[in-house]
RNA sequence: GCGGGUAUGGUGAAGUGGUCUCACGAAUCCUUCCCAAGGAUUAGUCGCGGGUUCAAUUCCCGCUACCCGCUCCA
Numbered sequence: 001g002c003g004g005g006u007a008u009g010g011u012g013a014a015g016u017g018g019u020c021u022c023a024c025g026a027a028u029c030c031u032u033c034c035c036a037a038g039g040a041u042u043a044g045u046c047g048c049g050g051g052u053u054c055a056a057u058u059c060c061c062g063c064u065a066c067c068c069g070c071u072c073c074a
Base pairs, nucleotide, nucleotide: 001070002069003068004067005066006065007064010024011023012022013021018054026042027041028040029039030038047063048062049061050060051059
């Protein structure tokens, strides 16, 4: 220098043009003499900037970070 992959709640993952799901964790409540376990409810997410579209997390372009490979020089 070239190419590829990944980026989604606090953490780990799924999903994919029509308001993002699950597990763990958190908060509140129930249960219990207390703790633990269990149950219910709630909050919390699409890396950044543009474009296309009625509508973008999804498609296109660029950027950033991380990971992998290739080439050249020495």

A computed fold for a 74-nucleotide RNA from candidate division WWE3 bacterium RIFOXYC1_FULL_39_7, annotated as transfer RNA. RNAcentral holds the sequence, with entries from ENA. Its Rfam family is "tRNA". Gene Ontology term of the family: triplet codon-amino acid adaptor activity. Taxonomically the source falls in candidate division WWE3 (Bacteria, Bacteria candidate phyla).